[in-house]
A computed fold for a 1521-nucleotide RNA from an uncultured bacterium, annotated as small-subunit ribosomal RNA. The RNAcentral record of the sequence draws on ENA, Greengenes and SILVA. It matches the Rfam family "Bacterial small subunit ribosomal RNA". Gene Ontology terms of the family: structural constituent of ribosome and ribosome.

RNA sequence: AGAGUUUGAUCAUGGCUCAGAACGAACGCUGGCGGCGUGGAUUAGGCAUGCAAGUCGUACGAGAAAAGAGUCUUCGGACUCCUAGUACAGUGGCGAACGGGUGAGUAACGCGUGGGAAACCUGCCCUUGAGAUGGGGAUAACUUCUCUAACGAGGAGCUAAUACCGAAUGACAUUCUCGACUCGCAUGGGUUGAGAAUCAAAGGUGGCCUCUACUUGUAAGCUACCACUCAUGGAUGGUCCCGCGUCCCAUUAGCUUGUUGGUAGGGUAAUGGCCUACCAAGGCGACGAUGGGUAGCUGGUCUGAGAGGAUGGUCAGCCACACUGGGACUGAGAUACGGCCCAGACUCCUACGGGAGGCAGCAGUCGAGAGGCUUUGGCAAUGGGGGAAACCCUGACCAAGCGACGCCGCGUGGGCGACGAAGGCCUUCGGGUUGUAAAGCCCUGUCAUGUAGGAAGAAAAAUCAUCCGGCUAAUACCCUGGUGAUUUGACGGUACUGCAAGAGGAAGCUCCGGCUAACUCCGUGCCAGCAGCCGCGGUAACACGGGGGGAGCAAGCGUUGUUCGGAAUUACUGGGCGUAAAGGGCGCGUAGGCGGCUUGGUAAGUGGGACGUGAAAUGCUCCGGCUCAACCGGGGACCUGCGUUCCAAACUGCCAAGCUUGAGUACAGGAGAGGGGAGUGGAAUUCCGGGUGUAGCGGUGAAAUGCGUAGAUAUCCGGAGGAACACCAGUGGCGAAGGCGACUCCCUGGCCUGAUACUGACGCUGAGGCGCGAAAGCUAGGGGAGCAAACAGGAUUAGAUACCCUGGUAGUCCUAGCCGUAAACGAUGGGCACUAGGUGUAGGAGGUAUUGACCCCUCUUGUGCCGCAGCUAACGCAUUAAGUGCCCCGCCUGGGGAGUACGACCGCAAGGUUGAAACUCAAAGGAAUUGACGGGGGCCCGCACAAGCGGUGGAGCAUGUGGUUUAAUUCGACGCAACGCGAAGAACCUUACCGGGGCUUGACAUGCUUAGGACAGGCGUGGAAACACGUUUUUCCUUCGGGACCUUUGCACAGGUGCUGCAUGGCUGUCGUCAGCUCGUGUCGUGAGAUGUUGGGUUAAGUCCCGCAACGAGCGCAACCCUUGUCCUUAGUUGCUAGCGGGUUAUGCCGAGAACUAUAAGGAGACUGCCGGUGGUAAGCCGGAGGAAGGUGGGGAUGACGUCAAGUCCUCAUGGCCCUUACGUCCCGGGCUACACACGUGCUACAAUGGCCGAUACAGAGGGUCGCAAUACCGCGAGGUGGAGCUAAUCCCAAAAAAUCGGUCUCAGUUCGGAUUGUAGUCUGCAACUCGACUGCAUGAAGGUGGAAUCGCUAGUAAUCGCGAAUCAGCAGGUCGCGGUGAAUACGUUCCCGGGCCUUGUACACACCGCCCGUCAAGCCACGAAAGUCGGCAGUACCCGAAGUCGCUGCCCCAACCCGCAAGGGAGGGAGGCGCCGAAGGUAAGGUUGGCGAUUGGGGCUAAGUCGUAACAAGGUAACC
Repeated sequence: AGAGUUUGAUCAUGGCUCAGAACGAACGCUGGCGGCGUGGAUUAGGCAUGCAAGUCGUACGAGAAAAGAGUCUUCGGACUCCUAGUACAGUGGCGAACGGGUGAGUAACGCGUGGGAAACCUGCCCUUGAGAUGGGGAUAACUUCUCUAACGAGGAGCUAAUACCGAAUGACAUUCUCGACUCGCAUGGGUUGAGAAUCAAAGGUGGCCUCUACUUGUAAGCUACCACUCAUGGAUGGUCCCGCGUCCCAUUAGCUUGUUGGUAGGGUAAUGGCCUACCAAGGCGACGAUGGGUAGCUGGUCUGAGAGGAUGGUCAGCCACACUGGGACUGAGAUACGGCCCAGACUCCUACGGGAGGCAGCAGUCGAGAGGCUUUGGCAAUGGGGGAAACCCUGACCAAGCGACGCCGCGUGGGCGACGAAGGCCUUCGGGUUGUAAAGCCCUGUCAUGUAGGAAGAAAAAUCAUCCGGCUAAUACCCUGGUGAUUUGACGGUACUGCAAGAGGAAGCUCCGGCUAACUCCGUGCCAGCAGCCGCGGUAACACGGGGGGAGCAAGCGUUGUUCGGAAUUACUGGGCGUAAAGGGCGCGUAGGCGGCUUGGUAAGUGGGACGUGAAAUGCUCCGGCUCAACCGGGGACCUGCGUUCCAAACUGCCAAGCUUGAGUACAGGAGAGGGGAGUGGAAUUCCGGGUGUAGCGGUGAAAUGCGUAGAUAUCCGGAGGAACACCAGUGGCGAAGGCGACUCCCUGGCCUGAUACUGACGCUGAGGCGCGAAAGCUAGGGGAGCAAACAGGAUUAGAUACCCUGGUAGUCCUAGCCGUAAACGAUGGGCACUAGGUGUAGGAGGUAUUGACCCCUCUUGUGCCGCAGCUAACGCAUUAAGUGCCCCGCCUGGGGAGUACGACCGCAAGGUUGAAACUCAAAGGAAUUGACGGGGGCCCGCACAAGCGGUGGAGCAUGUGGUUUAAUUCGACGCAACGCGAAGAACCUUACCGGGGCUUGACAUGCUUAGGACAGGCGUGGAAACACGUUUUUCCUUCGGGACCUUUGCACAGGUGCUGCAUGGCUGUCGUCAGCUCGUGUCGUGAGAUGUUGGGUUAAGUCCCGCAACGAGCGCAACCCUUGUCCUUAGUUGCUAGCGGGUUAUGCCGAGAACUAUAAGGAGACUGCCGGUGGUAAGCCGGAGGAAGGUGGGGAUGACGUCAAGUCCUCAUGGCCCUUACGUCCCGGGCUACACACGUGCUACAAUGGCCGAUACAGAGGGUCGCAAUACCGCGAGGUGGAGCUAAUCCCAAAAAAUCGGUCUCAGUUCGGAUUGUAGUCUGCAACUCGACUGCAUGAAGGUGGAAUCGCUAGUAAUCGCGAAUCAGCAGGUCGCGGUGAAUACGUUCCCGGGCCUUGUACACACCGCCCGUCAAGCCACGAAAGUCGGCAGUACCCGAAGUCGCUGCCCCAACCCGCAAGGGAGGGAGGCGCCGAAGGUAAGGUUGGCGAUUGGGGCUAAGUCGUAACAAGGUAACC
């Protein structure tokens, strides 16, 4: 620090996901040790049991027992001592309000921070001052009696106090009155003087004898300590008030009656509506009141570079709570966790009358839950309560236990060790890897184990001894301090240390397709499964499962959950809004925000200094302590904040004064479809009346519906009525936008220009608010010519609720009122300023010149185009910014769900505004690029069309295919580019198929091994054969070991036309012999890419030329090669024969010749070379000459980058899989030849340009010894007999046929046509039955030129005619070749098909055989509505009203004080009663929120369902709002 994922690729936008860190965690697998931390987050659910708050005898009264000892004893026991002034209990004091727990409530002065209290309290503690005099009456305990199940309660009697109560004294205290001084921010405070009133107490313990009394020593007294009272000050703790900060929802916008304030009173420690009475009508709120939801707050913690975000467990501060709700009492302090009262729920006890209880203390238990510990030890330390102290209490705390829950540390060994063991795994079978890893050898000794030793934590305090000082009459006592000695450890025999033994006891988990480090084999076969995202799995899975290997971390490792980060993905730091999400439809304007120049003042903001505070802990840093670390201790810095104060005065604010440039006003001109109202006009359509006139009109792609002989259309005249305003008219004008278009008048808004004067910042923007706002729509009333939703009819169509046509109603128009939305768009908010220009256009002004106008120049306002810098993802924008800045407003945050639901507001309605969630997807979207495609465009080719000729499609047959059949009809090939294709030839063989019969190292190859000498052949038997059995004959070489060869046994292995052409090689088809396909460097672009290769010409051609940010190059094109066409040279046999000679009936037959033809070698020739024209002086084109041939002369071979997962595993090769007495192999027979049908390719025809008969010509290219075969003879013929010649320019196949000549047939199912069938034969072959070809005779089918449709061909071509060859024993109508005869037509490129180039659109990229929409049907899911129904919450009104405070009363009751001899009375108090308030409860009407709900509504997601074809191309009617 980034990465993956939208695309064919790219850039940008944008979401999703990952890598990091963290956690009070949980789950899975695994688990050696130690240290330090940490551990009920859910049910603030319920709790058994034990413990968690007591203590003081130096406040007080009373006061045991057991055990033990002694005496006595009637042995029953009694008494005394001791226990012991002890225990238990009580009065009294202090504590129990701390400590400990929890986070339910609380959005609040609750918390944080900083202030205030001149409005307050404070036990214990400290300081200072003063005091403590003298009395009184009770009451627990105790004794006794009574009631009760229990808890408890009552009566009578006795007694003490530091318990209680009067009285005295008393001020610096409090209150009141009257002054003085002084201070403060108001009320007011402080100091001080005088007077009046009011209020106190308690003793205990130790010691001593100076004074007094008795006089041993005690008491009074003195003294010390503790305690007590009043007061002062302090400290500590608390209470109250205020500024600021403190979550979400506006689909919560208004809230409030003690409410806001005042006066008086009450209440409190104290201010205050805190409470009451009266008065006033206020108070709060868009700077978010009220309401709803959620939540304890903070220091901090986690994360982050930071700013932030999230969080508040442990530790620390504050708050709140203690079963739920209410209440007070006591007290310094509570409205009290382990107190009280009442109500409620729950649990327990009960004798049914009544009682008891509160673990959110520590342990522990149940429950719910994914989830969380011991009913431990100790007060040794620290701290707390009580006490004078000893000491007691302390589940605070300190320790231990449990849990890998976290952090930190350590170990599970170290070294050497190759021939690289074995085993595993992989393998190309060579090897590689596990791997120095192991074994083995040599060592070490952490931890654990055993054993021995063994700390620190302990210092106070107490006691004893002693010293100094204080008190005192005192050397005593006591107190403070010092020194010495003694005593005290839960943890714990722990930490730590020594010794012993021995590598011995100690490694797992996850991952290995990319992100992301790490790869192979097997299994599986879209199954099982994986998955964080992208995505893997359909027979070769690095992605599933297992094995091997590897990577990472390690006593842990993964997963899940959560938080922050990455995410600049809410953007303060630090984002955006033309097209990706996003500018409000437009204006006016309120609050608010922002605001020109100058001067002075001020000091709120701002900057600086100082002071206070910002708790500690944490974090950072330095140092130190545990062996290190975690952890802990000490110091420092920090705590970015708040407050106080001082200084500064630039900037902002505020105050004051001015200025004119912003803004505005006045004046003079100007343009304009700006708005409203009234009136007027002509053209046209329609209708009505009349005339003329006759058969059609109208409409369309073509038609029809419709109109018309009752007279239409057409045409002329007249009239009516409504609506809209041709030309002018212009990216011209005006307006804020919507929008505005004939003319005239009236009313009216804004804008521009010019020159002066005036005002003096009056400005900009604008949340809410108000107004305007196309079309459609709505209400009411008019109007209605044309047009025209709906509707009707006619067409089109598979359908056509559409497009087209004929009609046609709302509506369109007017008036008044609603609606308030649009792709209301420049998809671009408003204002101001700045930043090159060029060119048009509209309005105005000026200048030069001119008599004037035009032209020209300048300024300005508006409106366009082009373009620089700059910006932008790109497209593009560019003084009319999307550039550079400032100010203000609106809006966005993935797609879908959805602008939907609910709620609210508006509306007559339609509907509008505001505006979610569940669920679901990993994308959706923008710009540009390359392709592909288009029922887009341009240019150009091709037998592509057209022009022609001949076919196919109809018939019969042949052949291939589909289908069907079959035991099998083997397999492959399927649009072009499968179908006379693989197959250049299925009777057996072939042959792969089927049936049957056999074989199992095999029909075939190699190696080893056993046995043998044969194998083979002949013969015989059986058999369909293979084969089996029998019989017979019997090898070669040799160094005698054996070898070769063959058979045989066994083992390795063979074999497979079995599968996968979608695992492959090779080969092939096709686009296409189309002209294309690329590269290097450079340049352009962020990039994909572009350029080059486009453009202008030209060509068959990316062929060439010119131009050009390109310059070159490669594969293709062309040429080079073969053949053919002309000539030359050479050559002379088997070919040739002109001339010469010979010979023949005749023939190059012979001599001879080398001229010609031909043969086959080598050359020549053609290159736009020449001329003219044209073109740009080019390339080239056109014409011409010459030439055998002319612009590539004809033909062939040659096939770029690539496409089609095209074809072939059955040519061959080959990975993998499968079979192995069979899916191998041998044999016989059958099948591949079937036959209702369908298609392709052919043959033969349908006839007279013909058939038949006869006669007579002319080829080329091939083949031939396992062959071609002549002459001859036989047969009607196929053919047979026979064999000359020929290994071929020699001989043979071999007759070429059409043609030509002659004859015949005469338009018919024929003398056409030959299928089919019968019969007789021939040939090949082991064999022609299934199933060959041919021949003779006989038979003589369909068929009279072929529907829709469709194929080939542009010249030696089509058409037509025959010939040959391969395969092959035989079999061709097929295929491949060969020659003979030999045409017609091409105007042309509109159209069909295919192709090339450029361009355009695109939502396609598997690329139009693409993509994709909606209903319906099915399943699943979440949501809305719904008659209703069941809950929760808060409030309102009323009823009832517990406890309790307060008030009133108090006839009943009462010791202290007063009066009184007493009785009694008084003062005062209490029970009880009444009243206000008041929790729970009840009633009522509503609010709000949630659950369920028959039915219903749309939505989302699902496999290849149904119907259509809406959108994307001009998407076939442009699309969209």